[in-house]
Notes
Lysine riboswitch aptamer from a bovine gut metagenome, 155 nucleotides, folded computationally. The same sequence occurs in records of 2 taxa. Rfam family: Lysine riboswitch aptamer. Rfam describes the family as follows. Riboswitches are metabolite binding domains within certain messenger RNAs that serve as precision sensors for their corresponding targets. RNAcentral holds the sequence, with entries from MGnify.
């Protein structure tokens, strides 16, 4: 350097279903107060007053979502899988998205706390700590330390 593998509550995407969003938004109905302009009545005319009530508002009741973010199952592709951050391309007069490139951080998932995103207590992202787990190294019998540019096998 090439090829093939391992880690496990492993990773990502697609599809289906489910809950949430929410009995919310929205659309009718009813009730209530308000109510411009116009029209009409009153007047010779104006003002004032009255009638009409478009309209929005509040309440009650009827019908009643979606996007976004998730969970579960399943399928597919995988084991830097993938995710985060920054810069750049995209980008044109300005701003933004998808997508892409480069650099950089993280071995993996779990739990607690904190911060952020979110309608959210769901979930996600970042991070402190805690054990657990795979792996290698050191000591030597359970401890310590390292990082995926790693580890195992073959060539």
């Nucleotide at each position: 350097g090439a090829u093939a593998g391992a880690g496990g509550u492993g990773c990502a995407a697609g599809u289906a279903c489910u809950a949430u969003c929410a009995g919310u938004a929205a659309u009718g109905u009813g009730u209530g107060a308000c109510a411009a302009a116009g029209a009409c009545c009153u007047u010779c005319g104006c003002a004032g007053g009255g009638u009409u009530a478009a309209g929005g508002c509040a309440c009650a009741g009827a019908u009643g979502a979606a996007a976004g973010g998730a969970g579960u199952a399943u399928u597919u592709g995988c084991c830097g899988a993938a995710g985060g951050a920054a810069a750049c391309u995209g980008a044109g007069g300005c701003g933004a998205a998808a997508a892409g490139u480069u650099u950089u951080c993280u071995g993996g998932g779990a739990g607690u706390g904190c911060g952020g995103a979110c309608a959210a207590u769901a979930u996600c992202c970042g991070u402190u700590c805690u054990a657990c787990u795979g792996u290698c190294g050191c000591a030597g019998a359970u401890g310590c330390g390292g990082a995926g540019u790693g580890c195992u096998a073959u060539c």